[in-house]
Predicted 3D model of a 73-nucleotide RNA (transfer RNA) from Papaver somniferum.

């Protein structure tokens, strides 16, 4: 320089033929417990790296571009 994978809650991670985003963990509350601790219950947190474009509808398809990583010159 080129080729390819990846990027989604605070972390790790799914969502697999485009139909509208979820789990474990971690956080907040409550309840048991004399408190912690553990444990149940209820909740909150997402503009899906960005910027475009297809489409009646995009995490998904396309392009451009950052980042990490692997490979090849």
């Nucleotide at each position: 320089g080129c080729u390819g994978u990846c990027u989604u809650a605070g972390c790790u991670c799914a969502a697999c033929a485009g139909g509208a985003a979820g789990a474990g963990c971690g956080c907040a509350u409550g309840g048991c417990u004399u408190u912690a601790a553990g444990u149940c219950a209820u909740g909150a947190g997402g503009u899906u790296g960005u910027g475009g474009g297809u489409u009646c509808g995009a995490g998904u398809c396309c392009c451009a571009u950052a980042g990490a990583c692997a490979g090849c010159g």
Its mean pLDDT, the model's own confidence on a scale to 100, is 83. The RNAcentral record of the sequence draws on Rfam. Taxonomically the source falls in Papaver (Eukaryota, Spermatophyta, Ranunculales, Papaveroideae).